[in-house]
RNA sequence: GAUAAUAGCAAACCCGGCGAAAGCCGGCGACGCAAAGCCAUGGGUCUACGUCCCGCCUCGCGGGAGACGACUGCCAGGCCGCCGAA
Numbered sequence: 001g002a003u004a005a006u007a008g009c010a011a012a013c014c015c016g017g018c019g020a021a022a023g024c025c026g027g028c029g030a031c032g033c034a035a036a037g038c039c040a041u042g043g044g045u046c047u048a049c050g051u052c053c054c055g056c057c058u059c060g061c062g063g064g065a066g067a068c069g070a071c072u073g074c075c076a077g078g079c080c081g082c083c084g085a086a
Base pairs, nucleotide, nucleotide: 001083008033009032014027015026016025017024018023031073037079038078039077041076042075043074044071045070046069051065052064053063054062055061056060
C1' cells in the first nucleotide's frame, strides 16, 4: 500500500457439539480483512457458575458487587510473514 500479481483468512445466518453464560470447536457460507497471522502485556468491552453483600412472601426467590472466564474481526504494544507500482 496500487483498478498489480500469487496466495491466505472467513462475518452474519443455519446445523452438530462443549460451556452456567459470554463464548469456543467443526460443517455450510462470505460481511469483510495488507496482517481478520501469533501472543491476553496495557487499555476497553462482554458474561457471572462458584463467592460476597442486601432484601423478601425465607426448604427458596429477587437485586447488587465482582474474573480466576471470554473477545486479538475493539484499540495499543510485542514477534513472525507475501508482493513490489507511486

The prediction has a mean pLDDT of 87. Predicted 3D model of an 86-nucleotide RNA (c-di-GMP-I riboswitch aptamer) from a soil metagenome.